[in-house]
Molecule: small-subunit ribosomal RNA
Organism: marine sediment metagenome
RNA sequence: ACUUCGGUUUGUCGGGAUAGUGGCAGACGGCUGAGUAACGCGUGAGUAACCUGCCCUGAAGCGGGGGACAACACCGGGAAAUCGGUGCUAAUACCGCAUACGCUCCUCACCGUAGAGGUGUGGAGGAAAGGGCCGGGGUAACCCGGCUCGCUUCUGGAGUGGCUCGCGUUCUAUCAGGUAGUUGGUGUGGUAACGGCUCACCAAGCCUUUGACGGAUAGCCGGAGUGAGAGCUCGAUCGGCCAGAGGGGGACUGAGACACGGCCCCCACUCCUACGGGAGGCAGCAGCAGGGGAUCUUGGGCAAUGGGCGAAAGCCUGACCCAGCGACGCCGCGUGGGGGAAGAAGGCCCUAGGGUCGUAAACCCCUUUUCCGUGGGACGAGCAAGGAAGGUACCAUGGGAAGAAGCCCCGGCUAACUACGUGCCAGCAGCCGCGGUAAGACGUAGGGGGCGAGCGUUACCCGGAAUCACUGGGCGUAAAGGGCGUGUAGGCGGCCCGGUCCGUCGUUGGUGAAAGACCCCGGCUCAACCGGGGGGUGGCUGACGAGACCGCCGGGCUAGAGGGCAGCAGAGGCGGGUGGAAUUCCCGGUGGAGCGGUGAAAUGCGUAGAUAUCGGGAGGAACACCAGUGGCGAAGGCGGCCCGCUGGGCUGGCCCUGACGCUGAGGCGCGAAAGCGUGGGGAGCGAACCGGAUUAGAUACCCGGGUAGUCCACGCCCUAAACGAUGGAUGCUAGGUAUGGGGGGUAUCGACCCCCUCCGUGCCGCAGCUUACGCGUUAAGCAUCCCGCCUGGGGAGUACGGCCGCAAGGCUAAAACUCAAAGGAAUUGACGGGGGCCCGCACAAGCGGCGGAGCGUGUGGUUUAAUUCGAUGCAAAGCGAAGAACCUUACCAGGGCUGGACAUGGUAGAAGUAGAAACCCGAAAGGGCAACGACCCGUUGAGUCGGGAGCUAUCACAGGUGCUGCAUGGCUGUCGUCAGCUCGUGCCGUGAGGUGUUGGGUUAAGUCCCGCAACGAGCGCAACCCCCGUCCCGUGUUGAAUGCUCACGGGAGACUGCCCCCCACAAGGGGGAGGAAGGUGGGGAUGACGUCAAGUCCGCAUGGCCCUCACGCCCUGGGCUACACACACGCUACAAUGGUGGGGACAACGGGUUGCCAACCCGCGAGGGGGAGCCAAUCCCAUCAAACCUCACCUCAGUUGGGAUCGGAGGCUGCAUCUCGCCUCCGUGAACAUGGAGUCGCUAGUAACCGCAGGUCAGCACCACUGCGGUGAAUACGUUCCCGGGCCUUGUACACACCGCCCGUCACACCACGAGAGUCGGUUCCACCCGAAGCCAGCGGCCUAACCCGCAAGGGAGGGAGCUGUCGAAGGUGGGGUCGAUGAUUGGGGUGAAGUCGUAACAAGGUAGCCGUACGGGAACGUGCGGCUG
Repeated sequence: ACUUCGGUUUGUCGGGAUAGUGGCAGACGGCUGAGUAACGCGUGAGUAACCUGCCCUGAAGCGGGGGACAACACCGGGAAAUCGGUGCUAAUACCGCAUACGCUCCUCACCGUAGAGGUGUGGAGGAAAGGGCCGGGGUAACCCGGCUCGCUUCUGGAGUGGCUCGCGUUCUAUCAGGUAGUUGGUGUGGUAACGGCUCACCAAGCCUUUGACGGAUAGCCGGAGUGAGAGCUCGAUCGGCCAGAGGGGGACUGAGACACGGCCCCCACUCCUACGGGAGGCAGCAGCAGGGGAUCUUGGGCAAUGGGCGAAAGCCUGACCCAGCGACGCCGCGUGGGGGAAGAAGGCCCUAGGGUCGUAAACCCCUUUUCCGUGGGACGAGCAAGGAAGGUACCAUGGGAAGAAGCCCCGGCUAACUACGUGCCAGCAGCCGCGGUAAGACGUAGGGGGCGAGCGUUACCCGGAAUCACUGGGCGUAAAGGGCGUGUAGGCGGCCCGGUCCGUCGUUGGUGAAAGACCCCGGCUCAACCGGGGGGUGGCUGACGAGACCGCCGGGCUAGAGGGCAGCAGAGGCGGGUGGAAUUCCCGGUGGAGCGGUGAAAUGCGUAGAUAUCGGGAGGAACACCAGUGGCGAAGGCGGCCCGCUGGGCUGGCCCUGACGCUGAGGCGCGAAAGCGUGGGGAGCGAACCGGAUUAGAUACCCGGGUAGUCCACGCCCUAAACGAUGGAUGCUAGGUAUGGGGGGUAUCGACCCCCUCCGUGCCGCAGCUUACGCGUUAAGCAUCCCGCCUGGGGAGUACGGCCGCAAGGCUAAAACUCAAAGGAAUUGACGGGGGCCCGCACAAGCGGCGGAGCGUGUGGUUUAAUUCGAUGCAAAGCGAAGAACCUUACCAGGGCUGGACAUGGUAGAAGUAGAAACCCGAAAGGGCAACGACCCGUUGAGUCGGGAGCUAUCACAGGUGCUGCAUGGCUGUCGUCAGCUCGUGCCGUGAGGUGUUGGGUUAAGUCCCGCAACGAGCGCAACCCCCGUCCCGUGUUGAAUGCUCACGGGAGACUGCCCCCCACAAGGGGGAGGAAGGUGGGGAUGACGUCAAGUCCGCAUGGCCCUCACGCCCUGGGCUACACACACGCUACAAUGGUGGGGACAACGGGUUGCCAACCCGCGAGGGGGAGCCAAUCCCAUCAAACCUCACCUCAGUUGGGAUCGGAGGCUGCAUCUCGCCUCCGUGAACAUGGAGUCGCUAGUAACCGCAGGUCAGCACCACUGCGGUGAAUACGUUCCCGGGCCUUGUACACACCGCCCGUCACACCACGAGAGUCGGUUCCACCCGAAGCCAGCGGCCUAACCCGCAAGGGAGGGAGCUGUCGAAGGUGGGGUCGAUGAUUGGGGUGAAGUCGUAACAAGGUAGCCGUACGGGAACGUGCGGCUG
């Protein structure tokens, strides 16, 4: 003012909010560690080369003007982000003017210095802003004064910064050269400031082996972990510094930035979009996703501390203070305390008794930290309120043992043991290693040990580790001395004096932040944690001082070093010349068949005349004797003689120089052999090659040839067991001996000897050293200096890279991967196609066999229902078997039995019980039925009662020739009747261990003697025992006899006792006497320590496991007796030394009563009958034993050899001879005619041949075995060889020990690596192209308020857009470096229970090995040349 009376609109004032203008702050705080090897950091200095908002101090000032632009309004573009145009406007925003001591610049003077510093003169230049409150004046705008906050200039301060410098700061040299604004100068520009920061010009510098440049890795520090320390490792939390903000570039603003939550640009990514264009940056706090073995809440609060703004109130603050989650760490506390059985239940173990969990539990008494309930309730937080944590800590009270224990380990290291399961499986494991039937190692359980709200595991760091050695190591042989010299840098360096004061030492000032660490004190109940104080902080720096030692400067010395002089030795080097021997070749002569070569041969040479031999000639290479344990040289290496040139060494005595020295990274030179290039030369030798042998093969060893090469000149190569496996130099530390060179003394004819000394080369050796071996004045001893080198084995002295080389190749030199060792020295064994000594029927000598045949027996194999099992080289195979028809018997088939064929015990039961004839089924076993029908003890009137045996049932058990001899006892075999194996004490050695026990002799013997650091002893040897041989004594039956023989018992005898010789005076040996017997008289018994996981669970015993109507037990039958083969052991033979027939002779050991069996009789015979005798010196087996002797035949033949096989007939045993016995008779008559390679026994009453007996046993074969006697030899030179063994020694890569060990190729599997046509990627450099933003420069014709001129228009000054240019990120093109991934294929390497080929090495490894090199070869390797001894 309007009103519909609700209000609406406008102006002014006050308050609030919001946008804008303006100021300050967003450069602090917070996060992170990418980048960075750098003045980044640390430490100490400098800035006379600098800046500094806010704060403090002081001085001075604040006058007068002007023009805009946001907001806002309108219009417009766009989807948006946002932008454009027009118009208005304020200021402590912006712009002229005035003033300015001080300020800046110029100039001059003085002071001062290190150039620029200070004071002063003159000149020029440069400032500003106001707001709030109060009071006064004025209507008001406005003016004046005060207070206050600001504003401007300057001075000083405090604090923060910039820049500069000394020192320190990872690995890599397989990165050795880097650098162009690079280094410096002059000037310009730029900055707050010095500067090559920038630019122009000039000069050509600068950095680097004290590690430049490059690559890799990394934020740095205070500190943290560990460690005795020195070190080593790390850089979370907290603190300081730096750097970064998606990747990269850039500037703007500002006191300060090149700016985490500002801007611009490029790139990548995400999002929005209307496709035109835009937005974004958690390495802030929470939170999400992903990745990962793994790391938290989208909490509360600004209450405290701190920060920003503000006058203040206050606002902001994921800084911060709190809370939450996680045992992630550190600290504290609890999960209860006391009592409680000779000890519950249960578990586990067990020797079956018990032990253990275990006072543990139960149970009784008690406590309440913590917990739960209730009540009170903080400090920090001053004045005054408020207060996130928080009703939390804490306090009081009530309750109740109440809610609260796990994890790892138990083989050794390392503390803690049993059972079961498992059976090289499943699994364990840090290292060594566990597991293949008794696992303290796996799994489980019981028990135990350790730690405990924790315990184990994994990863990483330090320690132990003296295992990178500064403290604090080594290099002869374990890894390790450069092949040798010369010398650069460097390191180290004699005696005396003076100076200096760098090092060094002392005193003092500064610094060495805080935190941490240490000590003391204090605060949370203690502690962890926190607060206060103290000490210390090796370092750097200023000042002053000391002057020995080191350094430096000056002077001097001669002992180190060097030189001069005189002498000496020498295969030292280079060049030239020259000599003889020998090989080969050529020519000639002689000569005539071979030569040559080997283990033996052959190839080869030779009648075209070799070899041999003589003469002559040619040529090349090497230099016999001297010659040495010798000499020279730095090493490699050097050898006829002469000459020339030349290096080094040694000795002597004087003189000279005056520390001139030692070592030596790099560098340079030399450097055996092989090898390479060019050209010569080429006799011999001789890789390769060819041939001959050897051999399974023989790409070898041996033989015949033979090319490179070996030789020379020049040039390369550069290696070796280039070794003393020992770097150089100096000093010191016992000796002895030999030798080369020199000097001296003494002595002498003489340096012949002897003594001393210096240098060299060897041996022995003290101290000392060394793991030992060994070294030991020629150190491997004691020390100093310098250089080189080592750090487990393999991979590998390799790959890649680099350097060198003509090549071969050399030098430098890794990693992946893999192993639990690889090594040295020494010890004991074992072994050797090593040595020495010595044994044995071991060989040889000899006799007889085996291996061939037939048969027997055993075994393998095969077969079978079963062919039961064991034994398996010697040392299994005529073995267990010294008696398989049934039995045996363990096997197979079938039929049966179950507490059992057999033992003991408990409980219960039954009364015609136990037993059981006959009968039935059956092959038997067994089953069924069943007359009959007891026994023992006690007791009773009594079969009356009780008990036992027996029976039934049941329990505990029996039984197993089922497995394991690799769980065992016992016994046995074997080496081996070999002579060895050990112990105590002592001694030696670090030790294993040695000594003794070896040595000299001797023996059958470790037997004995002697010697000896050993002295003794034990088990073995021997002896003691038995048999035989001689004699004696005693006793003698059954021997017929006192004797004799014989038998039994006892004794004697033989001891190297005696003699000779040998030896060592010993032990002992040789010979001899005597004797029956000699040197253990013959034989037996006797088997050391041990070896073979030898053999046996089937003799027996026995742990464990396994089976229990069956893996036990019984029975019948079968099998063990099979048969295409193979082997072992035997028998009989092959014949005439024989066979056959007849006749004749002589033993011993033994056995015999369910036995041996006589005479006699029968039978051809086996045998039958018979019955005497004998329990056995009596009788019998048993007459004659056989071989043998004798007579006869056979006459060399598959026979009168040989007897297999088969047929027939008998006999005997036995229940029974079919499978499957033995014997007899008749007939049949096989192989076989002396046995390949090979192999066995035996040394004397033996072998060989011959028979007899016995055990086992019914019988049985025995050809087997154990014994007995008869007849009765040959040979032994000898120890070289084969086998076995003993002692000593040697080598060893062996030690389940030579049946050992071990090498390489090839094949297979897996693994990592190298090369590889390349491919892909990271990183980096160079050149060029393009070139954003932006700063700078130029232009700026377009635009333009402030100032100037002008009335104005307009112009000027200045500014801007824009354009151009330099620079410039990213991008592009091309080229290069480097790292990585990948790649057909390829190369070697590593690893892998049982693959192929060979045998290289270890023992003389069967050709000594090894090193370098060259060639060759399936492979190890072979060969040539030179070298080493390991």